[in-house]
Molecule: Bacterial RNase P class A
Organism: Candidatus Krumholzibacteriia bacterium
Formats: sequence, structure tokens, C1' cells
RNA sequence: AGAGCAGACGGGGUGAUCGCGGGCGCCUUGCGCGUCCGAGGAAAGUCCGGGCUCCACAGGGCAGGGUGCUGGGUAACGCCCAGUGGGGGCGACCCCAAGGAAAGUGCCACAGAAAAUAUACCGCCUUCCCCGACGGGGAAGGUAAGGGUGAAAAGGCGAGGUAAGAGCUCACCAGUACCGCCGGCGACGGCGGUAGCUUGGUAAACCCCACCCGGUGAAAGACCAAAUAGAAGAGGAGAAACGGCCCGUUUCGCCUGACUCUCGGGUAGGUCGAUCGAGUCCGGUGGCAACACCGGUCCCAGAUAAAUGAUCACCGCCCGUUCCCAUGGAACGGGUACAGAAUCCGGCUUACAAGUCUGCUCUACCG
Repeated sequence: AGAGCAGACGGGGUGAUCGCGGGCGCCUUGCGCGUCCGAGGAAAGUCCGGGCUCCACAGGGCAGGGUGCUGGGUAACGCCCAGUGGGGGCGACCCCAAGGAAAGUGCCACAGAAAAUAUACCGCCUUCCCCGACGGGGAAGGUAAGGGUGAAAAGGCGAGGUAAGAGCUCACCAGUACCGCCGGCGACGGCGGUAGCUUGGUAAACCCCACCCGGUGAAAGACCAAAUAGAAGAGGAGAAACGGCCCGUUUCGCCUGACUCUCGGGUAGGUCGAUCGAGUCCGGUGGCAACACCGGUCCCAGAUAAAUGAUCACCGCCCGUUCCCAUGGAACGGGUACAGAAUCCGGCUUACAAGUCUGCUCUACCG
């Protein structure tokens, strides 16, 4: 210098005018005045996990759903940190849904003889028969060493062995199971030995194993309370009819009844929930880290049809054109993102103009 890898920062500034939501104060109680505060790194997607709420609930199991290497962090997680194993890259580094296929069941397109209790298409070998002549054909059997198909063909390779062959036998290598020693908390790693010779793939197919999970979401939920509905309670003047209780009939008694008050109820409306919290910033201690603890410090939106805005001027930053006294400067023009709280937190994912910083890798050259 070029090409890359990883991790952070940041998300324009100042002033003026006109507006909006909330807190506090003041008075002349007015849609008044003053003062203070007023979106984000993702407020987004609503995909996980919790706080909180109400409902349900003896314990346990089944069903259903989720997670799935190890250790740690955390309120919790499917998140984060540190590792292990596997894969990719020359490398910095990146990626992984990473338990079990030897519990069982299923599936494996096309091609191919055969896709899993192996199998005989070509080829090779033995025996018999026929044609007939140094060969050809047929039948029965043996054979996975060779060919061919396929993403994948039943360990690899060499030697022995055989009619031809084959872990049939042996050496080496790979793999599996078991045992021992060493290192590690562990996943696992290293070394050595024994056995049988060898068990295709697929669990993001069913399934098995281990662990976790009750439902509901702020339109949760609690309170106040005009109105309307009440078979609720109390009171209820005078006269009298009807009805009911009683009942064969009559009388007396009681009930019902307008209205008033109370209670209950909960619509409109209002209040709480509601923003001080697993909080912010700074320092220290422990830890590789995630993170935890201690001390100090700060108060930082709270609306409910939903405020947080608009215009102008100047200055930043970037791009283009032109000019100049050219590592720079000036003029003109253009651009300055994604997006926007609504119960609150922790994550993940996705979007984002122009930029800035730190550490590291590879290649080339110079000293």
C1' cells in the first nucleotide's frame, strides 16, 4: 500500500417565531401567567423468557407442547459467556437443531441384478450334455476379486490360500464394543491392551431417553358512580272496589297498591393500575468472561383518540459541477437515514443516509 476479519461509537448543532402533552407554583380561576420535563437504538416484528394481574389447583400420573454437547451467568430463557466435538477458510476468524439408527416401526426418487434377513446383470470357476473343432452353445452349482448403476453397494490395502473366490487366514490401517493408565469439575483428549472380524443412510419420519411447562393478558384487574332494569328493606293519610291468603258462607285480620327514603346494581363518565425500576452514570472489588457485590450520584415521557411538531436563518458533514494563489480554498446546486412510546423489564430478529475509532490477519514492497 492493497485485500480482508472482529468489536465498538454515533444517529447533526445554535438561535428566533408559532404550536402541543404533563408536573409544580401564583393569582384576577382564565382553555390565564411563570417555570421545569417531554421518544429510540432499534420505541419496529410481537418471535422467546420473566415481573405484575385475575381465574383454576391435595399429591402424582397420562395426554399435549418445548428444549437437547459441557461448565458457568441470570428473575428466567430457545438468551449470553467460556470451552469440547464436527465443518469451512492460507489466515485473522466464521458456521452447526451437536442425545439415541446396536429398543422397535417406517422410508430411501431415478438408475441398477440388488437399497438391507443381501443380491448373480456382465464376467470368473467346476461338473455334465450338444454342435463340432484348438472354438461356440445349453443345464446345474460355486463366486462379491473384476466390470457396470447410483448420493450411497455390505471395511481399505497387500500377502497367503483356492477350481475360481471370499476376513477364509495373517500383517498394517480405519471403525465398533469393552478394559486399564494419564490430563480435565465436565463435554472430551492422549496412550496402551483385548475381542469379534465389520454393524449403509434417514430421528427438521414415527418413536425412545433426559429436563422444563396450569390458563389468562393492561380491552389484565381494583375503585367511585348520573341513567335504566329490581321478586330487596322501611314508611305509607282517608274512603272504598277488585284480586290473593283463609274458604261451605260471612265478618275480622294480613298481603298487594301510588309515592318517599334506604339498599342493591352497574351504563355514560371519572380515578387507580401507571411509570422509582431485575433503573442511569461514575468509581472500587471478585471473575478469562458473561456477570455479581459495595460506595457515591441522578430522577429520566406518561398520553387515552392519544402530545413530543412546523417554518425560517446560520453553522456542521457528504456528493456533483465550475473557478482559484491547488496535500488546500471559494461559489452554485443537491443530499442528511431507518423509524416513532401506550403495562413494565431481559433477549432475539429485522431496518438504517453520511461517517468515526480500536484490535487483528494475509499478500507485496522498502528500511